[in-house]
Molecule: TPP riboswitch aptamer (THI element)
Organism: Arthrobacter crystallopoietes BAB-32
RNA sequence: GCAAGUGACACGGGGUGCCGGCUGGGCCGGCUGAGAUGGAUACCCGUUGAACCUGAACCAGUUAGGACUGGCGGAGGGAAUGUCACAUGGCUCCAUC
Numbered sequence: 001g002c003a004a005g006u007g008a009c010a011c012g013g014g015g016u017g018c019c020g021g022c023u024g025g026g027c028c029g030g031c032u033g034a035g036a037u038g039g040a041u042a043c044c045c046g047u048u049g050a051a052c053c054u055g056a057a058c059c060a061g062u063u064a065g066g067a068c069u070g071g072c073g074g075a076g077g078g079a080a081u082g083u084c085a086c087a088u089g090g091c092u093c094c095a096u097c
Base pairs, nucleotide, nucleotide: 001091002090005086006085007084008083009082010081011046012045013044014043017031018030019029020028021027022026052077053076054075058071059070060069061068
C1' cells in the first nucleotide's frame, strides 16, 4: 500500500408455489427447496448481483403428478451497500541486516 473471506449490526431488495382427494366458505394429505409466510425479521440476496423478475401456458428429461431437474443464460432487467471484529493477521513493494 492492497484486496478478499467469515461473522455481527444497520439499511435496502425478493419469493412464498405445485400435485392429489374431499368439498365448494374451504379443509386434509403429499412434493421440491434455505424459505411455500401473513407480517414471521423467519429465510435468501445486495453490482464480484441465478436472491428475484421477463422470456414462459417455452424446450428436453423425469415423476403418482408437477411449475421437479436441466436448457434457455457469455439473454434482458434487478437492491446502495456502510460500519465493526476476526487482524499488530494475509499478500505485494521499498529500505536495512